[in-house]
């Protein structure tokens, strides 16, 4: 530098559920808890799904652990 993960090592994140708080809601934050994840790190640009308000057109939100794209990272192998 490239590939993208066999055997490891050091670690990391954290589903469902639950408790508290915020929100009309989707959902978010924190504690517990671990289903799993080699990017389950960041990111709402594209698609998709969800919520609220309209309903004639549409408007405002949410989800990155749904996918694609972008940015970055540990070790290993070549």
């Nucleotide at each position: 530098c490239u590939u993208a993960g066999a055997c490891a090592a050091a670690g990391g994140c954290a589903a469902a559920c639950u408790c508290g708080c915020c929100g009309c809601g989707a959902g978010g934050c924190g504690g517990g808890g671990g289903c799993g994840c080699a990017a389950a790190a960041c990111c709402a640009g594209g698609g998709g799904c969800c919520u609220c308000g309209a309903u004639g057109g549409c408007g405002a939100g949410g989800c990155c652990g749904c996918c694609c794209a972008g940015u970055u990272g540990c070790c290993a192998a070549g």
Overview
Model confidence (mean pLDDT): 84 of 100. A computed fold for a 78-nucleotide RNA from a Thermoleophilaceae bacterium, annotated as c-di-GMP-I riboswitch aptamer. The source organism's lineage runs through Bacteria, Bacillati, Thermoleophilia, Thermoleophilales and Thermoleophilaceae. The model forms 95% of the base pairs in the Rfam consensus.